[in-house]
RNA sequence: UAAGUAGGACAAAUGAUCGCGGCUGCAGCGCCGAAAGGCGGCAGACGAGGAAAGUCCGGGCUUCACAGGGCAGGAUGCCGGAUAACGUCCGGUGGAGGUGACUCCAAGGCCAGUGCAACAGAAAUAUACCGCCGGCUUCGGCCGGUAAGGGUGGAAAGGCAGUGUAAGAGACUACCGCCCUGUCGGUAACGGCGGGGGCACAUGUAAACCCCAUCCGAAGCAAGACCGAAUAGAGAACGAUACAGUUGCCCGCUGUGUUCUCAGGUGGGUCGCUCGAACCUGUCGGUAACGACAGGUCUAGAUAGAUGAUCAUUCAACGACAUAACCCGGCUUAUCGUCCUGCUUACUUU
Numbered sequence: 001u002a003a004g005u006a007g008g009a010c011a012a013a014u015g016a017u018c019g020c021g022g023c024u025g026c027a028g029c030g031c032c033g034a035a036a037g038g039c040g041g042c043a044g045a046c047g048a049g050g051a052a053a054g055u056c057c058g059g060g061c062u063u064c065a066c067a068g069g070g071c072a073g074g075a076u077g078c079c080g081g082a083u084a085a086c087g088u089c090c091g092g093u094g095g096a097g098g099u100g101a102c103u104c105c106a107a108g109g110c111c112a113g114u115g116c117a118a119c120a121g122a123a124a125u126a127u128a129c130c131g132c133c134g135g136c137u138u139c140g141g142c143c144g145g146u147a148a149g150g151g152u153g154g155a156a157a158g159g160c161a162g163u164g165u166a167a168g169a170g171a172c173u174a175c176c177g178c179c180c181u182g183u184c185g186g187u188a189a190c191g192g193c194g195g196g197g198g199c200a201c202a203u204g205u206a207a208a209c210c211c212c213a214u215c216c217g218a219a220g221c222a223a224g225a226c227c228g229a230a231u232a233g234a235g236a237a238c239g240a241u242a243c244a245g246u247u248g249c250c251c252g253c254u255g256u257g258u259u260c261u262c263a264g265g266u267g268g269g270u271c272g273c274u275c276g277a278a279c280c281u282g283u284c285g286g287u288a289a290c291g292a293c294a295g296g297u298c299u300a301g302a303u304a305g306a307u308g309a310u311c312a313u314u315c316a317a318c319g320a321c322a323u324a325a326c327c328c329g330g331c332u333u334a335u336c337g338u339c340c341u342g343c344u345u346a347c348u349u350u
Base pairs, nucleotide, nucleotide: 001346002345003344004343005342006341007340008339009338010337012314013313014312015311016310017309018308020047021046023044024043025042026041029040030039031038032037049321053332054331056330057329058328059327060326061220062219063218064217073216074215075214076213077212078092079091080090081089082088093107094105095104096103097102108211109210113209114208115205116204117203129150130149131146132145133144134143135142136141158176159175161173162172163171177199178197179196180195181194182193183192184191185190224271225270226269227268233262234261235260236259237258238257242256243255244254245253246252278297279296280295281294282293283292284291285290315319
C1' cells in the first nucleotide's frame, strides 16, 4: 500500500424566529369561582431511537386461580459459568469451512418401538443382473458357491493392504474406524496412552411419530386500584288515605310522592405513570459475560395522543431506516453514510 477479518462510536452541525407537550414559578398578571382551584397570559429549564419497529423469547408489576401428586400440552437439549430470568450472553469441548485473522453448528437417543426413503437398480433391509469359480450339459443353458470386480443409487453387508481360497468372504493378520474397558489429565463436555472384541451391533431420517432429561398456572396497563353526576334498585321515615290495578262492592295487597341512608357503578376524574435489576465516571475482583464499592446526574409521560416549520452559515451538499404509550433484559429485521481500534494475508521499502 492492497485485500480481508473482528469490534466500537456517531446518526448532519451551529444560531435566530414561530409552533406543539407536560413541569416549575408569578398574593406585586387577566377572567371565572365562596373557597380549593380552573382557563388563559408571561418567564424559565426540559422534551424520542439505535433500532422507539416486529411483538419472537425472558422477567418485574397487576388481577384471578392454587394442599399435594399425576395425565395431557408446550418449550429447551455438548460442558461449565453469568443473570431477576431467558430460547440470551461469556468461556470451553467436539464437528464443518477458510492459507490465515476468523466464521458457522437445534451438537441427547434411530445397538427401545413404529413410520418414511421418489426415480434408477436384479435387490432398499432384503437381494445374485453382469462377472468370477465348481459341477452337470442335448452346448441353448441349468444347479450350486461367491459381495473381490462392473453397473444403479444420496445410501448396497466398516475402509485399505496382505494371507488365504476352486473363486471368494473379518475366515485370519497389521493399520485406521467402531464398540467394550483400564489408566492418566481436566470441575465437566472431552482428550492422551494402553488392553480387549472380528464388527449380523448391517444405510439415512428424530425442525418424522416417539423415548429420555430439565423447565413451564392463566390473562395482560383497554392489567388493575380508588372517587363518583346519571339511570334502574333496596331499606327507613313522613304524608294524603287521593288515583290506578287486582272481581261489581268491602277488607286486604301492589304501584305512583317527598326526604334520608345503603348498594351499585355509566359519562367523567384521580392513581397505576415513570427513580429505574436507571445512566455517567473511576477503582477493585474475574480470561470474559458480569459483579462489588465510591462519587456524580435526574433523563418525555400524553389520552386522539407533543419534536415540526422558516431563515442564515457550514459540509462529505438536501442528510438513510424510522416516531415512546406500564417498565426493563435480549433476539430478529430495516438503515444514507462518516470516523476509530485490534488482528490476518500478500507485496514494496528500510
Model confidence (mean pLDDT): 75 of 100. This is a predicted structure of a 350-nucleotide RNA (Bacterial RNase P class A) from a Lachnospiraceae bacterium. Taxonomically the source falls in Lachnospiraceae (Bacteria, Bacillati, Bacillota, Lachnospirales). Its Rfam family is "Bacterial RNase P class A". It is annotated as a ribozyme. RNAcentral holds the sequence, with entries from ENA. It is recorded under the gene name rnpB.